[in-house]
RNA sequence: GACGAGGGGCCCCCGCAAUGGGGACCCGCGAACCUGGUCAGGGUCGAAAGACAGCAGCCAUAAGCGGUUGACUCAUGUGUGGCGGGCCUCUCGUCGGG
Repeated sequence: GACGAGGGGCCCCCGCAAUGGGGACCCGCGAACCUGGUCAGGGUCGAAAGACAGCAGCCAUAAGCGGUUGACUCAUGUGUGGCGGGCCUCUCGUCGGG
């Protein structure tokens, strides 16, 4: 110096997990009027029958808010793994040279 075997360190790639973020679904809340439905009472029209608009209430819902977890997605001074890749280094062996 070459080759081989093994150990250590660092970096990269990948899998899984963890943590954090986003987030659809689902659930709940959610409008004085400016949403929808149903509209007591009262109102308007009518001689009446009845008709019309419609507050409160009730029901539903928009924007929005909150909650939840399996999926999905993003990130990482985290953990773990891979007969994965690269570099450095140590030990041993074989061969060659001075």